[in-house]
RNA sequence: GCCCAGGUAGCUCAAUCGGCAGAGCGGCGGUUUUGUAAACCGCAGGUCGUGGGUUCGAGUCCCACCCUGGGCUCCA
Numbered sequence: 001g002c003c004c005a006g007g008u009a010g011c012u013c014a015a016u017c018g019g020c021a022g023a024g025c026g027g028c029g030g031u032u033u034u035g036u037a038a039a040c041c042g043c044a045g046g047u048c049g050u051g052g053g054u055u056c057g058a059g060u061c062c063c064a065c066c067c068u069g070g071g072c073u074c075c076a
Base pairs, nucleotide, nucleotide: 001072002071003070004069005068006067007066010025011024012023013022019056027043028042029041030040031039049065050064051063052062053061
């Protein structure tokens, strides 16, 4: 340099044909317990990598760029 996969909550990941952004774990509070853990109930937490474009409407489609992982780097 080229090719492929990926980037969404603190972490791991969903989101159907473009139509109100979610789950588990973790965090915080509560119930329970002598206490901790576990269990149960509740709450908070998002520029959806960045910037543009298309559209009535974009996490999703198109373009450029950035970052992470993997592969290739042959002939002369």
This is a predicted structure of a 76-nucleotide RNA (transfer RNA) from a Chloroflexota bacterium.
Model confidence (mean pLDDT): 81 of 100.
Taxonomically the source falls in Chloroflexota (Bacteria, Bacillati).
Rfam family: tRNA. By type it is a transfer RNA.
The sequence was found in a public genome assembly.